[in-house]
């Protein structure tokens, strides 16, 4: 250092807005009533795209320890990138093989 097992933290289920589908109203057309069909509203979930607001644990930058002007860097600091339901990813931690 690589592989494999085990643990692994923070921060929105946020608004707008458009698409797609779920159910409900209403209305127009169909109907003997219905189903169904077309428009508009309203709702649950998904997914683009825009805000705002957070998080700090890939990775990245920037310093402090050390070093002594060389270098070496963080568990600090910043948040470019990444992230804020769950899962997933994770700095690192421990065992085991090489």
């Nucleotide at each position: 250092g690589u592989c494999g097992c085990a643990g692994g933290a923070g921060a929105g289920u946020g608004c707008g807005u458009c698409c797609g589908c779920u159910c409900g109203g209403a209305u127009c057309g169909a109907u003997c009533g219905a189903a169904c069909c077309a428009u508009c509203c309203g709702u649950a979930c998904g997914g683009g795209c825009g805000c705002c607001g957070c998080c700090g644990a890939a990775g990245g930058c920037g310093u402090a320890a050390u070093c002594c002007c060389c270098a070496a860097a963080a568990c600090c600091g910043c948040u470019c990138a990444g992230g804020c339901a769950a899962a997933a990813g994770g700095a690192c931690u421990g065992c085991g093989a090489c």